[in-house]
Molecule: Bacterial RNase P class A
Organism: Candidatus Eiseniibacteriota bacterium
RNA sequence: CGAGACUUCCCGAUGGUCGCGCCGGGCUCGCCCGGCGAGGAAAGUCCGGACUCCACAGGGCAGGGUGGUGGGUAACGCCCACCGGGAGCGAUCCCAGGGAAAGUGCCACAGAGAACAGACCGCCUCCGGGGGCGACCCCGGCGGUAAGGGUGAAACGGUGCGGUAAGAGCGCACCAGCGCCGGAGGUGACUCCGGCGGCUCGGUAAACCCCACCCGGAGCAAGACGAAAUAGGAGGGGAGAGGCGGCCCGUCUCGCUCGACCCUCGGGUACGUCGCACGAGGGGCGCGGCAACGCGCCUCCCAGAGGAAUGAUCAUCGCGCUCCCGUGAGGGAGCGUCACAGGAUCCGGCUUACCGGAAGUCUCGACCG
Numbered sequence: 001c002g003a004g005a006c007u008u009c010c011c012g013a014u015g016g017u018c019g020c021g022c023c024g025g026g027c028u029c030g031c032c033c034g035g036c037g038a039g040g041a042a043a044g045u046c047c048g049g050a051c052u053c054c055a056c057a058g059g060g061c062a063g064g065g066u067g068g069u070g071g072g073u074a075a076c077g078c079c080c081a082c083c084g085g086g087a088g089c090g091a092u093c094c095c096a097g098g099g100a101a102a103g104u105g106c107c108a109c110a111g112a113g114a115a116c117a118g119a120c121c122g123c124c125u126c127c128g129g130g131g132g133c134g135a136c137c138c139c140g141g142c143g144g145u146a147a148g149g150g151u152g153a154a155a156c157g158g159u160g161c162g163g164u165a166a167g168a169g170c171g172c173a174c175c176a177g178c179g180c181c182g183g184a185g186g187u188g189a190c191u192c193c194g195g196c197g198g199c200u201c202g203g204u205a206a207a208c209c210c211c212a213c214c215c216g217g218a219g220c221a222a223g224a225c226g227a228a229a230u231a232g233g234a235g236g237g238g239a240g241a242g243g244c245g246g247c248c249c250g251u252c253u254c255g256c257u258c259g260a261c262c263c264u265c266g267g268g269u270a271c272g273u274c275g276c277a278c279g280a281g282g283g284g285c286g287c288g289g290c291a292a293c294g295c296g297c298c299u300c301c302c303a304g305a306g307g308a309a310u311g312a313u314c315a316u317c318g319c320g321c322u323c324c325c326g327u328g329a330g331g332g333a334g335c336g337u338c339a340c341a342g343g344a345u346c347c348g349g350c351u352u353a354c355c356g357g358a359a360g361u362c363u364c365g366a367c368c369g
Stems, first nucleotide, its partner, number of pairs: 001365010012317007020037007039340001043351002046349005051219004063215005068082005083097001084095004098210002103208002105204003120149002122145003126141006157175006176200002178197008223274004233265005240258003244255002281300008318337008
């Protein structure tokens, strides 16, 4: 210098004017003064929690989720470190990474055969026929054979020697895998070493399924408090009305029922207040840890409203682009300051969108000293 890999950060700053929202104060009630006012994703609402209400003996079934090991965390499907497999020369990246030797299902096309497989061609023995002097060749048939050919993503270990009619882990040596046993290292996933067993068992579980672990439901329109009018409810008073009983009738009186109206109480609604922003909070320093992260000290207060404000412009500085002047250091002019987007209970993640810019660590290649 050129190609990359990973991590972190920025998304202009300050001031003036006008406008908007919230809070505090003043007050002549209409304004004035002061303070604060979006993001790295505020987004998708996909996970996990805080908080609130409801439900709940314990256990199981059903349903959903997670899936190497160890750690971090309030928790997670997130993060860190490591292990195993794969990709890359490498930095590094990717993995839904338990079980296919419990059972079931599926494996397109091609192919004879696709899972306790399979004789299409080929090879071999035997039998029959034919040809050739002969070695042998051709045709048909009963069998044997998975070594060779061919199909396929995949054909039931590989190489060699022995063996055989031809062959075959049929036997042996080595290699690969698997299982069992023992030893060493590691918290562990796992790794390394030795021995034994011919054991050679295909793939697929984001297919059913099995195993282990986790999970109660609804959500701030949660929920709590205050509380009209109208219409219900309960209790008390009560003008008046009704029939029955107390004695056969009347009167009177008492009890029961209905009851305009009045008073009291209670539930819910409109509406208002709270929830609602000091928090798993931001910044700095120190310590522990490989790291994620944790602990301690100091410091800061930073939107909170109601269908919902956060905008415009000017100046200076910074930054970017273009042009001009200058040998050069530099100076001047013009334009732009943009992308994605925008809170509504809050927090931790993941994912998605995005004009551009900065820093650090590392890898590979080329060149120079």